[in-house]
A computed fold for a 346-nucleotide part of an RNA from uncultured spirochete, annotated as small-subunit ribosomal RNA, central domain.
NCBI's taxonomy places the organism under Bacteria, Pseudomonadati, Spirochaetota, Spirochaetia, Spirochaetales.
Its mean pLDDT, the model's own confidence on a scale to 100, is 86.

Context: one part of a larger RNA
RNA sequence: UUGGGCAUAAGGGGCGUGUAGGCGGCUAUGUAAGCCUGGUGUGAAAGACUUCGGCUUAACCGGAGGCUCGCGCUGGGAACUAUGUGGCUUGAGUAUAGGAGGGGGAGCUGGAAUUCCAGGUGUAGGGGUGAAAUCUGUAGAUAUCUGGAAGAACACCGGAGGCGAAGGCGAGCUCCUGGCCAUAUACUGACGCUGAGGCGCGAAAGCGUGGGGAGCGAACAGGAUUAGAUACCCUGGUAGUCCACGCUGUAAACGUUGUGCACUAGGUGUCGGGCUUACGGGCUCGGUACCGAAGUUAACGCGAUAAGUGCACCGCCUGGGGAGUAUGCUCGCAAGGGUGAAACUC
Numbered sequence: 001u002u003g004g005g006c007a008u009a010a011g012g013g014g015c016g017u018g019u020a021g022g023c024g025g026c027u028a029u030g031u032a033a034g035c036c037u038g039g040u041g042u043g044a045a046a047g048a049c050u051u052c053g054g055c056u057u058a059a060c061c062g063g064a065g066g067c068u069c070g071c072g073c074u075g076g077g078a079a080c081u082a083u084g085u086g087g088c089u090u091g092a093g094u095a096u097a098g099g100a101g102g103g104g105g106a107g108c109u110g111g112a113a114u115u116c117c118a119g120g121u122g123u124a125g126g127g128g129u130g131a132a133a134u135c136u137g138u139a140g141a142u143a144u145c146u147g148g149a150a151g152a153a154c155a156c157c158g159g160a161g162g163c164g165a166a167g168g169c170g171a172g173c174u175c176c177u178g179g180c181c182a183u184a185u186a187c188u189g190a191c192g193c194u195g196a197g198g199c200g201c202g203a204a205a206g207c208g209u210g211g212g213g214a215g216c217g218a219a220c221a222g223g224a225u226u227a228g229a230u231a232c233c234c235u236g237g238u239a240g241u242c243c244a245c246g247c248u249g250u251a252a253a254c255g256u257u258g259u260g261c262a263c264u265a266g267g268u269g270u271c272g273g274g275c276u277u278a279c280g281g282g283c284u285c286g287g288u289a290c291c292g293a294a295g296u297u298a299a300c301g302c303g304a305u306a307a308g309u310g311c312a313c314c315g316c317c318u319g320g321g322g323a324g325u326a327u328g329c330u331c332g333c334a335a336g337g338g339u340g341a342a343a344c345u346c
Stems, first nucleotide, its partner, number of pairs: 003318004008299001012314001014201004021194003025088008035077009049065006091191001092188006098181002103177007110154001114150008125136002162169002206247006215241002220236004258313006266291011295302002319346003328339004
């Protein structure tokens, strides 16, 4: 490389957007190439091939013949492909009338709890654990009441529930804003699918500058436990966790399952629409969850939300270790990220 593969054995890019490229609906007609088919010319002679003849045969010699194939010219052709022109509406999209939603951003507001501060009541403990101790308290704690401050998170509702491309999103209200769904009508008329590079987004931790700091809490300190205990448990506690702006660009970024389209029994639950109803429900479109037919799978399982049957395009895999290491290049303030071997060894 080919082949075969990618839920779990090695293997789907973290997610999107989109350039080149690849692929692409129905129909009429023109052109062109390929393809198929016919005609014609040519491919000297010798040789090869077929056939006939001559040397007793053969080698050898001579006569005759044409197929295949290639090339040139030319005629025809249903379908396919490309391209030009015209048309269509089912793919795609737009508008109007509706709907659901923790989708995103900004601002304002709220109550419960926690800690702290001040004051009142009140007295000997509190706290913590398997048991303790460190710790805290007669300088009045814990408990309780009143007032105040601060920061962070939003109980119940809450759901196998909703929304988002993914990461993710949960108190209330207002403003700005993205996407989605159903029904009906009108419109555009293939405008589509995928997508190497590129660009954007991207949990937590981490980094820079400036704020903030209640609770929690790496590091650290102490108390226990233990043979030891650089842990698990306890008392403290710094970074951090929070905000603004900038960087980082990785995760078991998982459904370990790339995206789009089409096709292939049913049953149950639920969310959002529409139609209908005898108000029990029924039909239908779009999501979501479970069970299962056919099929598939090494098995487990998957099973219209496929891991079934096909098509289009991208990414990736090729024995274990060495190793996601070295080196080079590149990105980053750094930490480190991306790309990514070989020797050797089994």